[in-house]
Context: one part of a larger RNA
Order: sequence, then C1' cells, then structure tokens
RNA sequence: UUGGGCGUAAAGGGCGUGUAGGCGGUUUUAUAAGCCUGGUGUGAAAGGCUCUGGCUUAACCAGAGUUAUGCGCUGGGAACUGUAAGACUUGAGUUCAAGAGGGGAAGCUGGAAUUCCUGGUGUAGGGGUGAAAUCUGUAGAUAUCAGGAAGAACACCAAUGGCGAAGGCAAGCUUCUGGCUAUGAACUGACGCUGAGGCGCGAAAGCGUGGGGAGCGAACAGGAUUAGAUACCCUGGUAGUCCACGCCGUAAACGAUGUGCACUGGGUGUAGGGGGGUUAAACCUUCUGUGCCGGAGCUAACGCGUUAAGUGCACCGCCUGGGGAGUAUGCCCGCAAGGGUGAAACUC
Repeated sequence: UUGGGCGUAAAGGGCGUGUAGGCGGUUUUAUAAGCCUGGUGUGAAAGGCUCUGGCUUAACCAGAGUUAUGCGCUGGGAACUGUAAGACUUGAGUUCAAGAGGGGAAGCUGGAAUUCCUGGUGUAGGGGUGAAAUCUGUAGAUAUCAGGAAGAACACCAAUGGCGAAGGCAAGCUUCUGGCUAUGAACUGACGCUGAGGCGCGAAAGCGUGGGGAGCGAACAGGAUUAGAUACCCUGGUAGUCCACGCCGUAAACGAUGUGCACUGGGUGUAGGGGGGUUAAACCUUCUGUGCCGGAGCUAACGCGUUAAGUGCACCGCCUGGGGAGUAUGCCCGCAAGGGUGAAACUC
C1' cells in the first nucleotide's frame, strides 16, 4: 500500500523474442461510446451539516434548509480520447549501390612450447625450498643434438580498440550464416513502443552415454611448517579441464544503473563511414559506436553529468525494518545435485 522508491542504504527480471493487455505520428469527414452541459424521474424515513425552537442546561426531542457525491429517461455540444472511412510522410520498415568487425557454425591447415618414446654425445648429480625433505639419477638422469608421437592453448599484433541481446568471442584459410552503420535514390504508408504468461539463448562447476587425456589439477597420498596444520609451501596425483550428443539453468549473469522515444552548455581522445578542403596532409563539418574531464541540473554524500543518476512521456519488473530464511510447506521442473515459486511462529 490510490504513498514513496530501486548505481552504493531494501529494491532492475541474466538476456532476447513475442501473445494478451497498456500506450501510440500528421490531417479530413462522419459518429457520439467516453467527455461537457440542460430538463425530468428516482435517490423512503431516521441519520450527517447549518439555523431556530422545547424540556432549568446538556444528552435528548421537534421544525426549516441542505446533503444524498449515484442511477434511469430525454434534449444539446464536438475540442480531446474512442470508433468508421479516406489521405499524408517526419516514426517504423523494404530494395539497390558501399563499409568495418575475435558475431555464429562446420571443415582443413600451421608454428612455438610442454610431456612422453627411440637413438647419439656426455657424467654425477638433478629437482625443489625461506631452509629442507619426500621425489628422480651409475639399470646413465639433468644438460645437449636428431627423429617420432600425443593433447591442449594460440606469444607478438593488442588498444583506454572491435563484434555480439546477454552469456561471451582472438593462430591462419575456405564454405555456410546472423546482426550493424553512414550516404544517396526509389518504394510501403503508422505497419510503432512496451510486454503479464509462453518460447528460446544462457559463464563456470556439476550430471548421463561414448571418446580423448599433453599440461594443469578439487579429492587423495607423501614431505615440510607448526603447539597442532584435516591449510598456506614442496613431490606426486584421480575426477575434471578437451570432443560429440543430451541434461542442468545458476553467478559480484555488474555499468551492482530495465526497454524505447524526446529535450537540455562545453572540452578532449579513440574506432568505422559520409561531405568540404589539400598535389598529399593539416583543418572544418556530419553520423554511428566507445572512453576521459567537466557546466547547469540532480544526489544523503560519493558521484552522475547528450552513453544522465538532468528534464519529461509510455510500458514492464521489483522493494516496503533486522534475524528466523531464500528456510519450512505445497506445487512445478530435474537422472541426481538441486532449481523456481515461497511463508509463519518466535525474537530484537
């Protein structure tokens, strides 16, 4: 609880798509449902309010006026909303001519490094730490050279940079494919915004089946440290990390800031376009994105400040003292782990 709010105090849904619903550009005509206005009927009495009166006063009682915010019928108005018909191009979109990009999927290929295997050279150590030890090595290690195998990740470029709705995306090439942007022309003619449910996507970890397994590495084992050391450090090491398919559906899923539109001083970088200018530059201008600094304004302050947390509108989500508790219960989903929804008693 018809209030005030949601960057950090409680509070923006993880993200999109879209159903119902809500809201909706300019203009003409009609209509009269909403809306405005007149008449009329009804709206019982008691009651409430104002004035007056009666009981000595008050409570109480009586009278007059008014209230009764409403509904029905009927007459009128036409600005706005709605409805119907028509028109328009600025919102939105389509096509063509261009552009940038780690956007997505599949396939192929590459080099450095690591580990392992084989062989050569070579000899006593290597490794590790604060110091050590576990470990490894005369059955020849470490180091070095040559050859081979495997898996995973792609140094430099690299950026305060790019792309994507978000999660996220980085070696190179090819194929398929989504989105975006400026300018110009033509076209459609409000086709728009938001979006309860629904549907889809959704890091890591985890789960199922089958592969794969170099390095790293929960668990685990050992060595240290320590009063202890179920840790931090060291030596090993399973699941996992990787691939395919199927689940899970959560994160400080963060800009802790919902989406869209409009308006409101500047300065300075950067990415990609257009126009002017120049021999080429510089420079000027414009659009889209991405940063920093700051004016007004806002803010409890911090800070935000044309990428707003300023000024407004539309629609959705959410909050309402702390603990109990994101628990219990019910329902739904899941193979499970668990997830979604989500209290109360009690207590301060």
The part of an RNA shown here (small-subunit ribosomal RNA, central domain) has 348 nucleotides and comes from a metagenome. Its Rfam family is "Bacterial small subunit ribosomal RNA". RNAcentral holds the full RNA, with entries from SILVA.